[in-house]
Context: one part of a larger RNA
RNA sequence: GGAUGAACGCUGGCGGUGUGGAUAAGGCAUGCAAGUCAAACGGUUUAAAAUUUUUAGCAAUAAAAAUUUUGAAUAGUGGCGAACGAGUCAGUAACACCUUGGUACGUACCCCAAAGUGGAGCAUAACGAGCCGAAAGGUUCGCUAAUUCUCCAUGUGAUCGAAAGAUUAAAGUGGAAACACGCUUUGGGAUCGGCCUAGGUCUGAUCAGCUUGUUGGUAGGGUAAUGGCCUACCAAGGCUACGACCAGUAGGGGGGGUGAGAGCCCGUUCCCCGACGACGGUACUGAGACACGGACCGUACACCUACGGGUGGCAGCAGUCGAGAAUAUUCCACAAUGGGCGAAAGCCUGAUGGAGCGACACCGCGUGGAGGAAGAAGGCCUUCGGGUUGUAAACUCCUUUUCUAUAUGAGGAAGACCGCUUUAUGCGGUUUGACGUUAGUGUGGGAAUAAGAGGUUGCUAACUCUGUGCCAGCAGCAGCGGUAAUACAGAGACCUCGAGCGUUAUCC
Numbered sequence: 001g002g003a004u005g006a007a008c009g010c011u012g013g014c015g016g017u018g019u020g021g022a023u024a025a026g027g028c029a030u031g032c033a034a035g036u037c038a039a040a041c042g043g044u045u046u047a048a049a050a051u052u053u054u055u056a057g058c059a060a061u062a063a064a065a066a067u068u069u070u071g072a073a074u075a076g077u078g079g080c081g082a083a084c085g086a087g088u089c090a091g092u093a094a095c096a097c098c099u100u101g102g103u104a105c106g107u108a109c110c111c112c113a114a115a116g117u118g119g120a121g122c123a124u125a126a127c128g129a130g131c132c133g134a135a136a137g138g139u140u141c142g143c144u145a146a147u148u149c150u151c152c153a154u155g156u157g158a159u160c161g162a163a164a165g166a167u168u169a170a171a172g173u174g175g176a177a178a179c180a181c182g183c184u185u186u187g188g189g190a191u192c193g194g195c196c197u198a199g200g201u202c203u204g205a206u207c208a209g210c211u212u213g214u215u216g217g218u219a220g221g222g223u224a225a226u227g228g229c230c231u232a233c234c235a236a237g238g239c240u241a242c243g244a245c246c247a248g249u250a251g252g253g254g255g256g257g258u259g260a261g262a263g264c265c266c267g268u269u270c271c272c273c274g275a276c277g278a279c280g281g282u283a284c285u286g287a288g289a290c291a292c293g294g295a296c297c298g299u300a301c302a303c304c305u306a307c308g309g310g311u312g313g314c315a316g317c318a319g320u321c322g323a324g325a326a327u328a329u330u331c332c333a334c335a336a337u338g339g340g341c342g343a344a345a346g347c348c349u350g351a352u353g354g355a356g357c358g359a360c361a362c363c364g365c366g367u368g369g370a371g372g373a374a375g376a377a378g379g380c381c382u383u384c385g386g387g388u389u390g391u392a393a394a395c396u397c398c399u400u401u402u403c404u405a406u407a408u409g410a411g412g413a414a415g416a417c418c419g420c421u422u423u424a425u426g427c428g429g430u431u432u433g434a435c436g437u438u439a440g441u442g443u444g445g446g447a448a449u450a451a452g453a454g455g456u457u458g459c460u461a462a463c464u465c466u467g468u469g470c471c472a473g474c475a476g477c478a479g480c481g482g483u484a485a486u487a488c489a490g491a492g493a494c495c496u497c498g499a500g501c502g503u504u505a506u507c508c
Base pairs, nucleotide, nucleotide: 001508002507003506004505006504007503008502009501010500013365014364015363016362017361018360019358020357026321027320028319030318031317032316035080036079037078040077041076043074044073045072046071047070048069049068050067051066052065053064054063055062056061087276088275089274097200098199099198101196102195103194105193106192110189111188112187113186114185115184116183117182118152119151120150121149127142128141129140130139131138132137157168158167159166160165172181173180174179202248203247204246209239210238211237214236215235216234217233218232219231220230221229251273252272253271254270255266256265257264258263278299279298280297281296282295301312302311303310304309329355331354332353333352337351338349339348340347341346368398369397370396371395378389379388380387381386403445404444405443406442407441408440412435415431416430417429418428419427420426452497453496454495455494456493457478458477459476463492464491465490466489467488473480474479
């Protein structure tokens, strides 16, 4: 000199773009962060219409009940999603990551292709009835549906097998229909992943020996798959000064800082990968998890309790306490982009888009311009003549970036819906903006709303006076201060930077 996720001191006008819990992976009140589909299903509630029956009435009609149709809502069954997205960096020195090569493997949704989608049946939630419990919740009996479950059939195929042969599937819904969306089996693709592999990947030898599923083989089990991954048996191996083992530290990379480079330091925001979800363990479901807002067990902590027993997990977004030098709103919206579900309308989305707070950083703009000497007053210095502050001010003229008031007003909107149509898609209409009192633009007003911080002995740009008297104090280093201190303190003047300026910490 440059840099920072900075903090502290003094000061502080505006805008844009970024950025903001680095410490206690400490504890958490409250709200929200993952739902959706009624075009899978039976109910239930509700609205409208129609039909039938009953009752009252002479009748019109009124009331009630049942059935059907259409619409709306929805607790439950079922499907898909919830393994993504979001967070954090505790652990990990390791195939975790980066680069290289590979295969003994899987892949829901999506795309292409082939074939099929016949028949039968048993349940169960909801619901009803009863019981237990403070609650959380549980239990018995009975009824019922399906794209839930089971069986039979078929077998292009697929699996096993040398062959013969054996085994093996399905579900419907919408529609008047055409057909559409599904379902089953198989092959291929795409995508994503599993596993293996060579090289690279911090410090310590005041860590020198380490290892018994250990190293290899055979057989079996297990897995989607290879493999001591696991088990039995057999052999006695395997690693190590090219640093094993142990200890410490640490998520890795793309990248960032600095530097002429080599290098050194760092890994915050953003992107890729990994790991984790109070701590430890386990599996279930599923295409995929050993699963942050799923389950079970144990531990600690916290909460409720009728004392019998239960409930919870912010390293999601806000917010709170704590610790700390220190880090923001319990905001708006799904309008856009993207995701889940759905045929769609649409619903959900603290992802995301925005707004708010912080000079935390970078960039830009402003705090006026021109004229103006009686060089005013005041301050400071003075050799008392004057000098300086200083064209600075006052004053005159001008401008309005900003500011304020008001009016107007893009772009981010693509789509979606409706109607017509020669069904090529076109035409017409309606409609969708959180931000937003948007950006921008016009008009009115008035210099109006806006300057400080550090320094002045040398390094280092900038000097005088007064006070103090080795005191009080300063200080990055050298060093100043003991009666004329340009070094302390105050004042004036000056220097540097400027909405900042200094200090501290850390890196080059």
A computed fold for a 508-nucleotide part of an RNA from a bacterium, annotated as small-subunit ribosomal RNA, 5' domain. Its mean pLDDT, the model's own confidence on a scale to 100, is 86. It matches the Rfam family "Bacterial small subunit ribosomal RNA".